[in-house]
RNA sequence: GCGCCCGUAGCUCAGCUGGAUAGAGCGCCGGACUACGAAUCCGUAGGUCGCAAGUUCGAAUCUUGCCGGGCGCG
Numbered sequence: 001g002c003g004c005c006c007g008u009a010g011c012u013c014a015g016c017u018g019g020a021u022a023g024a025g026c027g028c029c030g031g032a033c034u035a036c037g038a039a040u041c042c043g044u045a046g047g048u049c050g051c052a053a054g055u056u057c058g059a060a061u062c063u064u065g066c067c068g069g070g071c072g073c074g
Base pairs, nucleotide, nucleotide: 001073002072003071004070005069006068007067010026011025012024013023019057029043030042031041032040050066051065052064053063054062
C1' cells in the first nucleotide's frame, strides 16, 4: 500500500430484513434483609449507536469519506 472484519451504557454484548420510546447481563448508586457485611430481592441513573456527509417520510441498520482496533496479502 491492498483486501476482509469490528467500533452500540463503566465492562461484555444483542439489535444490522430501515419503522416509531435503543435493550440485556455484569457493575455503580439508593432501598429491603442483617448486629455489620456477603448473598438474595426491589428500584434509579447512565448512550449525539466512533466522527462527518449522503439516500429516505423515517438510519444503530443502506452508501461514501475519515479515525481507531484486529486478521490476511504484498